Annotation: A computed fold for a 355-nucleotide part of an RNA from an uncultured bacterium, annotated as small-subunit ribosomal RNA, central domain. The prediction has a mean pLDDT of 81.
Context: one part of a larger RNA
RNA sequence: UUGGGCGUAAAGCGCGCGUAGGCGGCCGUUUAAGUCUCACUGUGAAAGCCUGCGGCUCAACCGCAGGAGGCCAGGGGAUACUGGGCGGCUGGAGAGAGGUAGAGGCGAGCGGAAUUCCGGGUGUAGCGGUGGAAUGCGUAGAGAUCCCGGAAGAACACCAGAGGGCGAAGGCGGCUCGCUGGACCUGUUCUGACGCUGAGGCGCGAAAAGCGUGGGGAGCGAACAGGAUUAGAUACCCUGGUAGUCCCACGCCGUAAACGAUGGAUGCUAGAUGCCGGGGGGAUCGACCCCUUCGGUGUCGGAGCCAACGCGUUAAGCAUCCCGCCUGGGGAGUACGGCCGCAAGGCUGAAACUC
Numbered sequence: 001u002u003g004g005g006c007g008u009a010a011a012g013c014g015c016g017c018g019u020a021g022g023c024g025g026c027c028g029u030u031u032a033a034g035u036c037u038c039a040c041u042g043u044g045a046a047a048g049c050c051u052g053c054g055g056c057u058c059a060a061c062c063g064c065a066g067g068a069g070g071c072c073a074g075g076g077g078a079u080a081c082u083g084g085g086c087g088g089c090u091g092g093a094g095a096g097a098g099g100u101a102g103a104g105g106c107g108a109g110c111g112g113a114a115u116u117c118c119g120g121g122u123g124u125a126g127c128g129g130u131g132g133a134a135u136g137c138g139u140a141g142a143g144a145u146c147c148c149g150g151a152a153g154a155a156c157a158c159c160a161g162a163g164g165g166c167g168a169a170g171g172c173g174g175c176u177c178g179c180u181g182g183a184c185c186u187g188u189u190c191u192g193a194c195g196c197u198g199a200g201g202c203g204c205g206a207a208a209a210g211c212g213u214g215g216g217g218a219g220c221g222a223a224c225a226g227g228a229u230u231a232g233a234u235a236c237c238c239u240g241g242u243a244g245u246c247c248c249a250c251g252c253c254g255u256a257a258a259c260g261a262u263g264g265a266u267g268c269u270a271g272a273u274g275c276c277g278g279g280g281g282g283a284u285c286g287a288c289c290c291c292u293u294c295g296g297u298g299u300c301g302g303a304g305c306c307a308a309c310g311c312g313u314u315a316a317g318c319a320u321c322c323c324g325c326c327u328g329g330g331g332a333g334u335a336c337g338g339c340c341g342c343a344a345g346g347c348u349g350a351a352a353c354u355c
Stems, first nucleotide, its partner, number of pairs: 003327004007309002012323001014204004021197003025089007033082002035078004040074003049067007092194001093191003097186004104180007111156001115152007126137002165172002210252006219245002224240004263322006271300012304311002328355003337348004
């Protein structure tokens, strides 16, 4: 629990699809449920309240009579708005046509540089590493000039944009082909509100790490071993090195500073400048240049907002709708329970106590 908030103070779910629900464009007509109205009817117990009168010496208190009242139900009426029915519309949304850009996704094939290893040639005593060294490697021939040949795995320099592009997010960069998702622009051909959001639910989550079975393993490299450093050195530095990193098949995990620390949608509100994609016009023949118009992505900045920082047509401005979330710090993202998981653990998520 009214309310006030959620970029950085507590607080936007990692992201999407979508169920229920909530909310919903323009015009006409109808209905009258919501809404408004009535000197209408019923109900509105008693006490209480208001008015009058009365009883205790007064009052409080009490008695009698009358009255009023919201709400509720029924009835009559109103029809702007909301809702329901019907009809219509095209601006929202979608479909169709023609074009465009792109590391969007999946699969297959191919390529060169580098690294390591193997074989051969040349060649002799060092190489490597550091602040300096040592462990290590090397006379069974290392390292180096290199040269020639071969094998393997992983990643794709320059292009590349420190502000580029694509994707809902996670994320995506060698080349070619195949399959495939989305976006943008033009024109207006079609449908005619078909929309927005979205509790649950379902899916993605190929950030990394981690897990199961089998495969792969060049480089790097938790753990581990050794060498140094040091008072010590379970580290930083060095030499090695196993999981792992990678890929494939099938499957799991479901987390993150999953960040713009900023949920989604729509409308409105000064500009300046850069870049990306498209359209139109001017101009010289043009791709260059100028003007203009859509979509995206940056920087600066006005009004406004903000505690300040800052935000500022990509809002953190002005509004509407829907969802999620917060409510002092610690205890604690813990315990317990439930659900999920092979496990690791995840999701949900307290209290005592204490300041």